[in-house]
């Protein structure tokens, strides 16, 4: 260079005319890095939604392209020489635009786009 990949999610109830959106419940968790887990003789792999930084969104600018701004959330005990990472418990977050009614999880931009990852 070039090609491939690259986001999961409302069970069951309640209340209404009308809700996967409200109550009640369940369920989900990008990409790197740190990491005392876990395997191994050793390399090596592996392990954080709440730590560090990124992507994504969203707002601004522009012919376009670089860009600049924004951007949620975890604490308690316990081992320990060390732990916001391990073990136990409780808790807490979640662009945007649409809806018959207020969305992390429905339907749309999105057959997009991207941190990044693998191959040749």
């Nucleotide at each position: 260079u070039u090609c491939u990949c690259a986001g999961g999610g409302u069970c069951a109830g309640g209340u209404g005319g009308a809700a996967u959106u409200c109550c009640c419940u369940a369920c989900c968790g990008g990409u790197g890095g740190u990491g005392a887990u876990u395997u191994u003789a050793a390399a090596u792999a592996u392990a954080a939604g709440u730590c560090c930084a990124c992507g994504a969104g969203c707002a601004c600018g522009a012919a376009g392209a670089u860009g600049u701004g924004u951007u949620g959330a975890u604490u308690u005990g316990g081992u320990g020489a060390g732990a916001u990472u391990c073990c136990a418990a409780a808790a807490c977050c979640g662009a945007c635009g649409g809806u018959g009614a207020c969305a992390g999880u429905c339907c749309g931009g999105a057959u997009g786009g991207a941190a990044g990852a693998g191959a040749a």